[in-house]
């Protein structure tokens, strides 16, 4: 050197929880990652820190040390964002709101004639007039005097010798003042009245209607541009509490880089 047979060692690490600590089982990452028992108010162990049992690999693919990457776990509000909620603010003026403008779109209106031009009337306004409605007086109907109101006055009463004649209550018939009614009528007032009539005045806009011309006209709405104020939303400035992400530490698997260690033992060639 070679060959059999062994021995140390390996056949996973990590993170977080537990735990006095350490491993494991159970949970996540990584990752080509042996089998089987035991085990979460848990099992095993004590710093070389799972334990029994099998099975393979077997001194090299082992085994440590540092750097880099860098899965994923933890601390935390220390950064930042983002949801959400409050409180505050008009400096931002975007959304809402108001006003204007434009006339892009959407929608009316026009050839059954839009805009514009004539021309008459109306709408206002003044006088009269006519109605119309009120209140009021006339007319007219009714009531309506115990006496001081009229007639007529039974019965009584007075004068008178008689004829006669006075006065005059009660009835009855009427009337004044007054009270009531009054559909129509008459008078004069009055008026928040008229699809009324005549006259005047006025005629800017409006409304109607007539001739002329002939194609736009107009601004509800949306879109656009302009100002405006304002705190509902946005925004902006504080405070809270939760979740994610993120920064910051903090462990860290796979992976890479470079250094170290160890490379035994027993027979036989």
């Nucleotide at each position: 050197c070679c060959g059999u047979g062994c021995u140390a060692g390996g056949u996973g690490u990590g993170g977080a929880a537990u735990u006095a600590g350490c491993g494991g089982u159970g949970c996540c990452c990584u990752g080509c990652a042996c089998u089987c028992g035991c085990a979460a108010u848990c099992c095993g162990c004590u710093c070389c820190a799972g334990c029994g049992a099998g099975a393979c690999c077997g001194a090299a693919c082992g085994c440590c040390c540092g750097c880099c990457u860098g899965a994923g776990g933890g601390u935390c509000u220390c950064u930042u964002g983002c949801c959400u909620u409050c409180g505050g603010g008009g400096u931002c003026a975007g959304u809402a709101c108001g006003c204007c403008g434009c006339g892009g779109g959407c929608g009316g209106c026009g050839u059954u004639g839009a805009c514009g031009g004539c021309c008459a009337g109306g709408u206002c306004c003044c006088g009269c007039g006519c109605a119309a409605u009120g209140a009021c007086g006339g007319c007219c109907c009714g009531c309506g005097a115990a006496u001081c109101a009229g007639g007529u006055c039974a019965g009584g009463u007075c004068c008178g010798g008689a004829a006669g004649g006075a006065a005059g209550c009660a009835g009855c018939c009427u009337u004044a003042a007054g009270c009531g009614g009054u559909a129509u009528c008459c008078g004069g007032c009055a008026u928040g009245u008229g699809c009324c009539g005549c006259g005047g005045a006025g005629c800017a806009g409006c409304c109607u209607g007539g001739c002329c011309c002939g194609a736009g006209c107009a601004a509800g709405c949306c879109a656009c541009g302009g100002c405006g104020g304002g705190c509902a939303c946005g925004c902006c400035c504080g405070a809270g509490a939760g979740a994610c992400a993120u920064c910051a530490c903090u462990c860290g698997a796979c992976g890479g880089c470079g250094g170290g260690c160890c490379c035994g033992c027993a027979c036989g060639g």